[in-house]
Molecule: SAM riboswitch aptamer (S box leader)
Organism: soil metagenome
RNA sequence: CAUCAAGAGGGGUGGAGGGAAUGGCCCUAUGAAACCCCGGCAACCGCCCGUAAGGGCACGGUGCCAAUUCCAUCAGGCUCCAACUAUCAAGGCCUGGGAGAUG
Numbered sequence: 001c002a003u004c005a006a007g008a009g010g011g012g013u014g015g016a017g018g019g020a021a022u023g024g025c026c027c028u029a030u031g032a033a034a035c036c037c038c039g040g041c042a043a044c045c046g047c048c049c050g051u052a053a054g055g056g057c058a059c060g061g062u063g064c065c066a067a068u069u070c071c072a073u074c075a076g077g078c079u080c081c082a083a084c085u086a087u088c089a090a091g092g093c094c095u096g097g098g099a100g101a102u103g
Stems, first nucleotide, its partner, number of pairs: 001103004009038005017027003021073004039065003044061002046057004069099001074096006
């Protein structure tokens, strides 16, 4: 700096955790993490065409294969609740930020 709403799982070993943190909510003895094998997804690097824009490929290097980065977290806006008015909480939605992941 770019991307993060799409996509893609079987087997073996193993034996209780896992989803980064916290909270929530999930996954897990119908077998967690981890390691290995095979398979797949994607297209960052790579390769090909092209002046470029762009298009194509998947032998190789990474990455990834529950849930949007599972959701929220900080700030702002809109909306709704809700009453005479004003203000505000909870909820919903949007935008941006932070953190994180990958290249």